[in-house]
RNA sequence: UUUUAGCAGAGGCAACUCCAAGAGAAAUCUUGGUGGCGCAAAGCUACGGGUCUAAAGCUAGUGCAAAGAUCGCCGGGCGCACCGACAACGACUUUACACGCUAUUGAUAGCCGGGCUGCCGUG
Numbered sequence: 001u002u003u004u005a006g007c008a009g010a011g012g013c014a015a016c017u018c019c020a021a022g023a024g025a026a027a028u029c030u031u032g033g034u035g036g037c038g039c040a041a042a043g044c045u046a047c048g049g050g051u052c053u054a055a056a057g058c059u060a061g062u063g064c065a066a067a068g069a070u071c072g073c074c075g076g077g078c079g080c081a082c083c084g085a086c087a088a089c090g091a092c093u094u095u096a097c098a099c100g101c102u103a104u105u106g107a108u109a110g111c112c113g114g115g116c117u118g119c120c121g122u123g
Stems, first nucleotide, its partner, number of pairs: 004123001006120001012039002018033006037110001043116003047113003050108003056102003061099003065095004070091003074084003
C1' cells in the first nucleotide's frame, strides 16, 4: 500500500423511557441531562419503492350543536281549503364542529434499495 474481516484492544454512534427547553397543523425533529435496545457505516444524501403526516381543501355518509315555520304535531274550523301558534318533539333545509376522504405539504437514512465519503489497530 492492497485485500479480507470486525475475531483481540482503543475509540465512536444511541432505540425506548423519563426530566428541562425549543420548532411544527401534524407526522416528526433539534439541544442538554438520564438510560443503553442495538449498530462495522446506526456517517452523509429523500433519487426509487414503502410507511407515517390533513394545517389547507372536499361533504356522499354518520354523529352532535345552532338556526329557519316548508310539512306534521298543537289551537280555530264538522271536515277540506284556509287562518293562527310553535324551533319542545318527528321530518325537511341551511350552517358550524367531529368522524371520514384527498399528499400537491412535510417526515422517516435506526424500513429497503441506489449514490457519495470514511476512523482504528490486529490477522
The prediction has a mean pLDDT of 77. c-di-GMP-I riboswitch aptamer, 123 nucleotides, folded computationally. Rfam family: c-di-GMP-I riboswitch aptamer. From the family's description: GEMM was predicted in a large-scale screen for bacterial structured RNA regulatory elements.